RNA sequence: AGAGUUUGAUCCUGGCUCAGAUUGAACGCUGGCGGCAUGCCUUACACAUGCAAGUCGAGCGGCAGCGCGGGGGCAACCCUGGCGGCGAGCGGCGAACGGGUGAGUAAUGCAUCGGAACGUGUCCUCUUGUGGGGGAUAACCAGUCGAAAGACUGGCUAAUACCGCAUGAGCUCGUAAGAGGAAAGCAGGGGACCCGCAAGGGCCUUGCGCGAGAGGAGCGGCCGAUGCCGGAUUAGCUAGUUGGUGGGGUAAAAGCCCACCAAGGCGACGAUCCGUAGCUGGUAUGAGAGUACGACCAGCCACACUGGGACUGAGACACGGCCCAGACUCCUACGGGAGGCAGCAGUGGGGAAUUUUGGACAAUGGGCGCAAGCCUGAUCCAGCCAUGCCGCGUGUGUGAAGAAGGCCUUCGGGUUGUAAAGCACUUUCGGACGGAACGAAAUCGCGCGGGCGAAUAUCCCGCGUGGAUGACGGUACCGUAAGAAGAAGCACCGGCUAACUACGUGCCAGCAGCCGCGGUAAUACGUAGGGUGCGAGCGUUAAUCGGAAUUACUGGGCGUAAAGUGUGCGCAGGCGGCCGAGCAAGUCGAGUGUGAAAGCCCCGGGCUUAACUUGGGAAUUGCGCUCGAAACUACUGGGCUGGAGUGUGGCAGAGGAAGGUGGAAUUCCACGUGUAGCGGUGAAAUGCGUAGAGAUGUGGAGGAACACCGAUGGCGAAGGCAGCCUUCUGGGCCAACACUGACGCUCAUGCACGAAAGCGUGGGGAGCAAACAGGAUUAGAUACCCUGGUAGUCCACGCCCUAAACGAUGAUGACUAGUUGUUGGAGGAGUUAAAUCCUUUAGUAACGCAGCUAACGCGUGAAGUCAUCCGCCUGGGGAGUACGGUCGCAAGAUUAAAACUCAAAGGAAUUGACGGGGGCCCGCACAAGCGGUGGAUGAUGUGGUUUAAUUCGAAGCAACGCGCAGAACCUUACCAGCGUUUGACAUCCUGGUCGCGGGGAGUGGAGACACACCCCUUCAGUUCGCUGGACCAGUGACAGGUGCUGCAUGGCUGUCGUCAGCUCGUGUCGUGAGAUGUUGGGUUAAGUCCCGCAACGAGCGCAACCCUCGCCUUUAGUUGCCACCAUUUAGUUGGGCACUCUAAAGGAACUGCCGGUGAUAAGCCGGAGGAAGGUGGGGAUGACGUCAAGUCCUCAUGGCCCUUACGCGCUGGGCUACACACGUGCUACAAUGGCGGUGACAGUGGGCUGCAAUCCCGCAAGGGUGAGCAAAUCUCCAAAAGCCGUCUCAGUUCGGAUUGUUCUCUGCAACUCGAGAGCAUGAAGGCGGAAUCGCUAGUAAUCGCGGAUCAGCAUGCCGCGGUGAAUACGUUCCCAGGCCUUGUACACACCGCCCGUCACACCAUGGGAGUUGGUUUCACCUGAAGGCAGUGCGCUAACCGCAAGGAGGCAGCUGACCACGGUGGGAUCAGCGACUGGGGUGAAGUCGUAACAAGGUAACCGU
Repeated sequence: AGAGUUUGAUCCUGGCUCAGAUUGAACGCUGGCGGCAUGCCUUACACAUGCAAGUCGAGCGGCAGCGCGGGGGCAACCCUGGCGGCGAGCGGCGAACGGGUGAGUAAUGCAUCGGAACGUGUCCUCUUGUGGGGGAUAACCAGUCGAAAGACUGGCUAAUACCGCAUGAGCUCGUAAGAGGAAAGCAGGGGACCCGCAAGGGCCUUGCGCGAGAGGAGCGGCCGAUGCCGGAUUAGCUAGUUGGUGGGGUAAAAGCCCACCAAGGCGACGAUCCGUAGCUGGUAUGAGAGUACGACCAGCCACACUGGGACUGAGACACGGCCCAGACUCCUACGGGAGGCAGCAGUGGGGAAUUUUGGACAAUGGGCGCAAGCCUGAUCCAGCCAUGCCGCGUGUGUGAAGAAGGCCUUCGGGUUGUAAAGCACUUUCGGACGGAACGAAAUCGCGCGGGCGAAUAUCCCGCGUGGAUGACGGUACCGUAAGAAGAAGCACCGGCUAACUACGUGCCAGCAGCCGCGGUAAUACGUAGGGUGCGAGCGUUAAUCGGAAUUACUGGGCGUAAAGUGUGCGCAGGCGGCCGAGCAAGUCGAGUGUGAAAGCCCCGGGCUUAACUUGGGAAUUGCGCUCGAAACUACUGGGCUGGAGUGUGGCAGAGGAAGGUGGAAUUCCACGUGUAGCGGUGAAAUGCGUAGAGAUGUGGAGGAACACCGAUGGCGAAGGCAGCCUUCUGGGCCAACACUGACGCUCAUGCACGAAAGCGUGGGGAGCAAACAGGAUUAGAUACCCUGGUAGUCCACGCCCUAAACGAUGAUGACUAGUUGUUGGAGGAGUUAAAUCCUUUAGUAACGCAGCUAACGCGUGAAGUCAUCCGCCUGGGGAGUACGGUCGCAAGAUUAAAACUCAAAGGAAUUGACGGGGGCCCGCACAAGCGGUGGAUGAUGUGGUUUAAUUCGAAGCAACGCGCAGAACCUUACCAGCGUUUGACAUCCUGGUCGCGGGGAGUGGAGACACACCCCUUCAGUUCGCUGGACCAGUGACAGGUGCUGCAUGGCUGUCGUCAGCUCGUGUCGUGAGAUGUUGGGUUAAGUCCCGCAACGAGCGCAACCCUCGCCUUUAGUUGCCACCAUUUAGUUGGGCACUCUAAAGGAACUGCCGGUGAUAAGCCGGAGGAAGGUGGGGAUGACGUCAAGUCCUCAUGGCCCUUACGCGCUGGGCUACACACGUGCUACAAUGGCGGUGACAGUGGGCUGCAAUCCCGCAAGGGUGAGCAAAUCUCCAAAAGCCGUCUCAGUUCGGAUUGUUCUCUGCAACUCGAGAGCAUGAAGGCGGAAUCGCUAGUAAUCGCGGAUCAGCAUGCCGCGGUGAAUACGUUCCCAGGCCUUGUACACACCGCCCGUCACACCAUGGGAGUUGGUUUCACCUGAAGGCAGUGCGCUAACCGCAAGGAGGCAGCUGACCACGGUGGGAUCAGCGACUGGGGUGAAGUCGUAACAAGGUAACCGU
């Protein structure tokens, strides 16, 4: 520091996800040790049991229990407070600290900084006092009640308990005269003196106390300022409320409380209400700014079962106190009582989840005490838990035969792996044994010095010295011996992200953080081997921050990605021109106070190290105070004119409102003329018209809109504004001066305007026209088209307030190259006047530099560079929806969520593909022609059906006379049956035999095969061991498979297409995908060539080179040929090689020449010559690629499967079936023909298991014979159309199917199932519906011939020649293709994509009669405890009084206040809810086709 994921690819926007750190965690697997920390986050749920606050006898009376002493008693035991001490009690201090928890609390709180009107026990300092009396009461004793808790009555008694008196101030009050107003003693020691019989006391002194006052320290109470979460779908709140006066009250200010008076107070700088929450130091993260959190530790606050209340006290409205109410639990004798773990342990419950009912007061601290000491679940320790952090260990070295085993393998090996074993060493930790701490010196004793003092007492302080005290703990630590001995797991291995193979599985099981894996070769599932990462841990889950600049202060955006309010005016608010002066609020500087400690950071110290801990420093970015500065901002005051405005003079304009007025046109009405149609459409029909339409003429009525001018024009804030005239009125621009003197800009809320549609009331209504009706179209057509037609459109008034209200671009100001057009104005030049030109200004358009932008594009009218203010955005869907509020007559508008769901949605541009887009151009593509197919019979292939099997494959073009160049057996893969198992075939091993081979023939059998026999013939090498070879037998490795997968493959092939395309290097352009080149202008069959051009070149294709045909030449003449000379039946023979021909080599054609055209090019047109002319005809040749095209059944091959069978052999059958459908060809339907006759004329090819002449036989197929020929020699071989004659339009002398019969040939064998011949038979068929195919010249058509395969079997296929046409105007249309361009929401690419209803399943949600509960508010009722007030008839020790009595006090009673509770109403939140609404998701459902291309009616927005 980034990465993955939208796309075919790209850039951008944007979300989702990951890598990091962290945690009071939990869960899974695993687990050796130690140190240091942490440990109920959930039910502030309920709690058994024990402990957590006592102490003081030096305050007191005392003595229940214990010990001692004394006395009694034999003893048991009893008595005795005398002593040590001490239960209970009175009294004092403490219990308000310490400990827990976070429910409540959004301020009565916390943090920071200030403040004044306060209190304060213990502590410190100072001053001073501590005199003298009194009356009670617990305990105790006696008794009563009660189950208990406990209570009551009577009696005795003490105090540092209580109450007077005295004295008393710098105390309190005060009218300043005065008045009020305290105390307590206890302990130690002591010489003289005094009292007392004594005990003892006085007295003195010391210590500890007590009272009053002043001050201090620390602590606490109170007030102010600033800051402290979310919601405006909470906008108004408030009656003690805000203030005053008086009073009360408090420690103290204050509506804190009360009476009266006034009507205030708070609030968009967010009051009130709702939700949530203890706050802080800090913690986590982060570069920081921030964001999230507030466990442990520390500070503050709040709470203590829930609610209320006060008492005591220095302090509480009190966790382990009290009273009341409530809920709950427990005890009970049912009458009544007791309780409060959010103290430490612990229990139940809840929960994913959180420990021992431990030890000790040794230390630190706290309470009490003179002290010893006691108490202390504070604390210190230990225990449990890998919960976290830190440290250590599980060995170290050597060790290659690279062991065994595992896994993989290309079978060679690789890997695990120096890893192990082995050898040599070490001993941390753990275990054993032994030693053994620091933490502990104070208090205390003794000595010395000092202080108080009369004092060598006591006491206090300091120094020295002595001894005691350890829970942890026999722990840390140290030592000794033994011994590698006791100690490794977890996750991951497709990319992100380090790490790969095998097997299993087969869209199953499963994985998954995102993208995504799995449908038979899974590095993604499971297992194994191996590897990677971390390591006593490792993963997962949850959560926070980060990455996320993804809320942007630092640090984002808004033309098209989400985002500029429809427009203006404008209050608040924010911001604001120039020059002086003042001030000092902001700002800046200096000093100072504070910013607790801990933490973080730095430097040191202590534990072996670290974690941890400790000392010091820094920091704490903040706030306060003081002083200073005066640039900037604010403020105050003075001035200025540049911003803004006013005045003067002009100018343009569909700017607005009202009134008037004009012509054209449509329609209607009336009348005239006139007759059969009009109208409408793609074509029609509905409609109108003989009752006279339409057309035409005249006149009239009425409403709406204003042609031409007119524009790329003008005006307005926007919406918007158009005949002409008048009136009223707003704004703008220009010019020059004068004036005011910052008066400005922007603008939340607010106000106004705001197209169309729509609404209300009243008019108006010609045309147009939702709805509606009819006619068409259509599968349907609630549409598009047509004929009609109502609201509406128009006017007035009032609403609505939305639009794709768009420049998808907020307003204002400044700055930053230009060019051109145009509108309004001004100045100048020019002109008779114009035109025109120059300058300037305000608009409005088109280009364009810099710059900006993701790109497109913007570009002085910015989307550039800046400034100010406002509005808005934060993934898609759900949704601009629901609920709530506001507005509206309604329609609806506005404000505006969530659950749930997806991993995208999107912008711009690129390359393709596609379009019922465009342009250009080709092709037997259409057209023009010729002949066919589709109808018939039969042939053949296919589908279907059938079958035991009808083997398999091929499937639009590009499967279907295709694989098959030839299924009777074989082929053959299929079926039935029979047989066989190392196999029909290959290699290796073992044993045996010596062969092998050929011929004949037997038995059984369907045959394979089995059994048995005869004849011929008899291995090679040799070191004599054997080897090679052949055969037989056996064993196991293996053979074998036309079994599966062509979607695992190679190879081969088809197809687009013989179409003209497909690319590369370098350069250039672009952020990039890519573009350029290859586009453009011409031209070509062609990306063929030329020209131009940021391209220049090149490659694969095209063309050419190759073969063949056409002309000529040369060479060569046998088997070919024959002009010349002979000869023959015959080129037969001689002869010849001129010709034909054969077969080899050459030549020839290149737009070369001429004319025209084109641009002078390329080329095109015409011509000449030439056998051939513009590629001369034909062939071979098939670019990059497409179709997961075809083939595992040609072959090869991975994987899978079968192995007495899915292999192999054999017989028979099947592939030949047959209601039917399709494809391809044959023959026909006839006279361009049939039949008969005939001594016309080819070429390619084939031939020894062959072709076969000739002759003979047969009607013929054919048979017999066998000359010649391995072939320019012989042969197949007859060519046929042709020509001549006949038939005369008929199911025929056409046509030949079918059938009967007799034959022929091939072949082991023609039944299933061959071909052919003769005779007889003589079917359909009379030129073929919709539709469709081939062909542009030696072509189509027509005619025959040959060959491969092959024993036999072509109407098929491959070739050959004979005869030999017609037509092409042309490119509008159909199909296919090429190039350019355009649109796109397509990219498995239009056979694409995609929308909505309906049906089904699931999910969340709105409404909903209601219902249940919570919170809160208002009104009323009730009124516990309590303090306050009043009263106090009952009761009453201290004081007064001789007494009676009084003062004072108490119980009781009353009143207002008030908790719980009750009744009723309201508000709000949540749960459930029959039914219902839409939404989302889901593999293949139904109906249509809305959108994307002109998407087939352009789309979209509002209504």
Molecule: small-subunit ribosomal RNA
Organism: uncultured bacterium